[in-house]
Context: one part of a larger RNA
Molecule: large-subunit ribosomal RNA, domain IV
Organism: Planctomycetota bacterium
RNA sequence: CCGUUGUUAAGGAAUUCGGCAAAUUAACCCCGUAAGUUCGCGAUAAGGGGGCCCUACGCAGGCCAGUCAAUAACGAGUGGCCGGGCGAGGGCGCAGAGAAUCGGAUCUGGCGACUGUUUAUCAAAAACACAGGACUCUGCCAACUCGAAAAGAGGAUGUAUAGAGUCUGACGCCUGCUCGGUGCCGGAAGGUUAAGGAAGACGGUUAUCCUUCGGGAGAAGCCGGCGACUGAAGCCCCGGUAAACGGCGGCCCUAACUAUGAGGGUCCUAAGGUAGCGAAGUUCCUUGUCGGGUAAGUUCCGACGCGCAUGAAUGGCGUAACGACUGGAUCACUGUCUCAACAACGGACUCG
Numbered sequence: 001c002c003g004u005u006g007u008u009a010a011g012g013a014a015u016u017c018g019g020c021a022a023a024u025u026a027a028c029c030c031c032g033u034a035a036g037u038u039c040g041c042g043a044u045a046a047g048g049g050g051g052c053c054c055u056a057c058g059c060a061g062g063c064c065a066g067u068c069a070a071u072a073a074c075g076a077g078u079g080g081c082c083g084g085g086c087g088a089g090g091g092c093g094c095a096g097a098g099a100a101u102c103g104g105a106u107c108u109g110g111c112g113a114c115u116g117u118u119u120a121u122c123a124a125a126a127a128c129a130c131a132g133g134a135c136u137c138u139g140c141c142a143a144c145u146c147g148a149a150a151a152g153a154g155g156a157u158g159u160a161u162a163g164a165g166u167c168u169g170a171c172g173c174c175u176g177c178u179c180g181g182u183g184c185c186g187g188a189a190g191g192u193u194a195a196g197g198a199a200g201a202c203g204g205u206u207a208u209c210c211u212u213c214g215g216g217a218g219a220a221g222c223c224g225g226c227g228a229c230u231g232a233a234g235c236c237c238c239g240g241u242a243a244a245c246g247g248c249g250g251c252c253c254u255a256a257c258u259a260u261g262a263g264g265g266u267c268c269u270a271a272g273g274u275a276g277c278g279a280a281g282u283u284c285c286u287u288g289u290c291g292g293g294u295a296a297g298u299u300c301c302g303a304c305g306c307g308c309a310u311g312a313a314u315g316g317c318g319u320a321a322c323g324a325c326u327g328g329a330u331c332a333c334u335g336u337c338u339c340a341a342c343a344a345c346g347g348a349c350u351c352g
Base pairs, nucleotide, nucleotide: 001347002346003345004344005343006342007341008340010338011337014336019333028050029049030048031047036041038170052091053090054089055088057087058086059085061082062081063080064079065078067076068075092096104331105330106329107328108327109326110325111323112322116128117127132168133167134166135165136164137163138162144154145153146152171318172317173316174315176248177247178246181245182244183241184240185239186238187237190236191235192234196230197229200226202224203223204222205221208217209216210215249267250266251265252264253263276310277307288304289303290302291301292300
């Protein structure tokens, strides 16, 4: 000097990102216990008190003996013993759950309903799951999944109150407008459209014919590349569908102070954000403004709303209980600190 422990005057969070760490509390018995609430909880709420030993003390209670009474059964008093339960008086110690095991508490926000699950080895959470809700598909050789393809298997020895997929996430109150785009479902008149089929024309070849012997014409067949016309789904097209993917405006003017704008005008759109909530885990400007809490508060709580850039199952807003979650405050408590000191043990260090 370092590590692991222990103790500490006065103060008591002044420390620090933050009470991190430590301390406090603690098991049992008695008293007592608020708001809120889904009436189950909250709750060990909170907050108090007790405990050891002795006694010729009292009571409850138990056992035994016998008496009286009663009788189907239930009672009353007497004596003896016990008396760990309840009390009383006394005693000792700093301390009586004498060691050890062994909740600190309260108030108020956010998120997630809850118990659960997770990154074996930096993340346990507000992430995942969940019961509940909704949509879509599937009529059974089901949809869907595994299987180069199939056979076969799962689904299921199940059958739409079933199975599969997707989203949301207890419960309460609710879930607005938009189908123009994309997707999905339905439609089939018209347009477009493949392979295939195919009338036909053209070209090659040549039996034959003609010839000025150079060559020319040329049926059928075969061959070649074209080809009107025919030809499904799809796409175009017409509808539906948002708890499908998604989206949910701008400018100007206006009331007898001012300010504001119920109202009006105009442009654009598929439609212009409803109820709620709101400087939010979302607010840049921003330490917004006002109120509360503090002596003093960029955090916190309650409001306001000019929402840079909230908003309704990518769910919106509440919510008792719950949480090794996260923000703020208070009490208790403390070496976290003012400010450090000492002790024990183990290292380091010196000597052997």